This is a predicted structure of a 330-nucleotide part of an RNA (large-subunit ribosomal RNA, domain IV) from a Candidatus Woesearchaeota archaeon. The full RNA is in RNAcentral, with records from ENA. Its Rfam family is "Archaeal large subunit ribosomal RNA". NCBI's taxonomy places the organism under Archaea, Nanobdellati, Candidatus Woesearchaeota.
[in-house]
Context: one part of a larger RNA
RNA sequence: ACUAGGUCAGGGAACUCGGCAAAUUAGUCCUGUAUCUUCGGUAUAAGGGAUCCCUGUGGUUGUAUUCGUAUGAGUGCGAUCUCAGGGCUCAGUGACUAGGAUCAUCGGACUGUUUAACAAAAACAUAAGGUUCUGCGAAGCCGUGAGGCUGUGUAUAGAACCUGAUAUCUGCCCAGUGCCAGUACUUUAAGCUUCGUUUCAACGGAGUGAAGAGCUGGUAAACGGCGGGAGUAACUAUAACUCUCUUAAGGUAGCGUAAUACCUUGUCGCUUGAUUGGCGACUUGCAUGAAUGGUACAACUAGAUGGUCACUGUCCCGACCUAGAGUCUC
Numbered sequence: 001a002c003u004a005g006g007u008c009a010g011g012g013a014a015c016u017c018g019g020c021a022a023a024u025u026a027g028u029c030c031u032g033u034a035u036c037u038u039c040g041g042u043a044u045a046a047g048g049g050a051u052c053c054c055u056g057u058g059g060u061u062g063u064a065u066u067c068g069u070a071u072g073a074g075u076g077c078g079a080u081c082u083c084a085g086g087g088c089u090c091a092g093u094g095a096c097u098a099g100g101a102u103c104a105u106c107g108g109a110c111u112g113u114u115u116a117a118c119a120a121a122a123a124c125a126u127a128a129g130g131u132u133c134u135g136c137g138a139a140g141c142c143g144u145g146a147g148g149c150u151g152u153g154u155a156u157a158g159a160a161c162c163u164g165a166u167a168u169c170u171g172c173c174c175a176g177u178g179c180c181a182g183u184a185c186u187u188u189a190a191g192c193u194u195c196g197u198u199u200c201a202a203c204g205g206a207g208u209g210a211a212g213a214g215c216u217g218g219u220a221a222a223c224g225g226c227g228g229g230a231g232u233a234a235c236u237a238u239a240a241c242u243c244u245c246u247u248a249a250g251g252u253a254g255c256g257u258a259a260u261a262c263c264u265u266g267u268c269g270c271u272u273g274a275u276u277g278g279c280g281a282c283u284u285g286c287a288u289g290a291a292u293g294g295u296a297c298a299a300c301u302a303g304a305u306g307g308u309c310a311c312u313g314u315c316c317c318g319a320c321c322u323a324g325a326g327u328c329u330c
Stems, first nucleotide, its partner, number of pairs: 002324007010316002014314001019311001027051005036041001038165001052087005058081010088092001100309007107301002112124002128163007140149003166296004171226003176223002178219005185214003191208007227245005254288001255285001266282006
C1' cells in the first nucleotide's frame, strides 16, 4: 500500500458530473396529519410522546369454589387493558429485527414484460378508443396437394393495422401515392369469326374482346401535407383591415427556448454570496401541433432533473482498531 469490517474531536456536502458510498430513520401503542384528488386515495403524510423493573388502585374476562339466588358478591389460580407512585442506566423495540423525510418539474396512466452473461427504461404490453376485411365450405395464415390452424368458434365472433387509463378535444387538404366504387365511351392479349396474297402453309388486314389502364367519383383514427410579398390606426410600435402572387389545402384548438429552439448562457421574475442549473412567465416555434394523437392530470415509478431539512470520514485531513491476503526476515 490492498481487501472486508469498526470508531472518530470540531465543522457538516466545503467532496463530486452527481450526496456515489456511508450515515440517519426504523418495531408496536397513543396523538396528530397539509396539499392535491378520478373522493378511492395521497397517508406509516409530515410532526410529537411512550416503550424496562417493582408496588398499588381500577376495568374487562376464563376457570374452580363458597354464599346466595334471575342478574350478583367473596375467595383461589389465570388472561388482558388502564392509571398512579417508586427504582436503575448515557441509553428500556437497549442485541437481532426494523421506512430517512419533504417540495417542484419531465416521461410513461397504473400491476405487468424485456436485451440468459455490459442497457429494466421514457422501450414492449395493457384496459380503453378507432379503421379495414369477413355471412361461414368466411376472411386471414400454413401446406405443391390432400389437408390443417383459427374453431368443434359464427359479427357482443375471427383476422390485420394504428393509438394507448381517465378528463377534454381531435381542425383544414383527396392535387400526389394507395385503397374502394362506377364506367355509355377509349385502349387492349390469346382465342374465335371473316377477308386477301391463284391453291396449301405461312403471313397480313378487319371484327369481336377480359382484367388492367384511361375516364368519373369517394376515402386522411389511409401513406401523407398544412405558403410568400406589400401597405394600413391622430407619439412610436403593432396591425383587427386592404391589395397581390400562389396552393390540394395554407397549421385551427392547444402547447411552446420544450426529452423538440440553431442563434442561446434568448428576455423578465423567483431560487444562490455568486447559477451555461431548476422553476414560473413571455414567445418572432432554425425545424410544435392534434389517435404519426394535442393538452391537462390524482395514483404509481430500483425512470430523468433541480431544491430544502435531517444525517453523516464524501470532504477539510487525516488517525486508530479487527480479520484476511500479500511482502520481507528467520